[in-house]
RNA sequence: CUCAUCCAGACGGGUGGAGGGAACGGCCCUGAGACACCCAGCAACCAUCGCGCAGGCGGGCAUGCCUACCAGCGCGACGCGGUGCUAACUCCGGCAGAGAAGACACCUUCUCUGAGAGAUGAG
Repeated sequence: CUCAUCCAGACGGGUGGAGGGAACGGCCCUGAGACACCCAGCAACCAUCGCGCAGGCGGGCAUGCCUACCAGCGCGACGCGGUGCUAACUCCGGCAGAGAAGACACCUUCUCUGAGAGAUGAG
């Protein structure tokens, strides 16, 4: 940089002992033990296995069938392996658009959609 996902799930135990939720603004969690590490757990991105679909490039012959290989897509299984995750929707918001209500110029609130930023995986 590209692609996919981000409204589900994991309530626990041990060590340690003051901060943490990415930043900012909010709003929260926290000595009834935060954060971190280990155990445990959750999930199923990759990996592995099975089935199916369509494709590419070859081979065989009895010429319309059989078949090797390659990568793609979909569904399912597994949880041994590589990661990830285990308060609150990514905790909420900012930027743009649409709708509704109040005010009727500006503006405020709510809902939805998209963007931006971020997280995780794969390349």

Predicted 3D model of a 123-nucleotide RNA (SAM riboswitch aptamer (S box leader)) from a soil metagenome.
The prediction has a mean pLDDT of 81.
Its Rfam family is "SAM riboswitch aptamer (S box leader)". About the family: The SAM riboswitch is found upstream of a number of genes which code for proteins involved in methionine or cysteine biosynthesis in Gram-positive bacteria.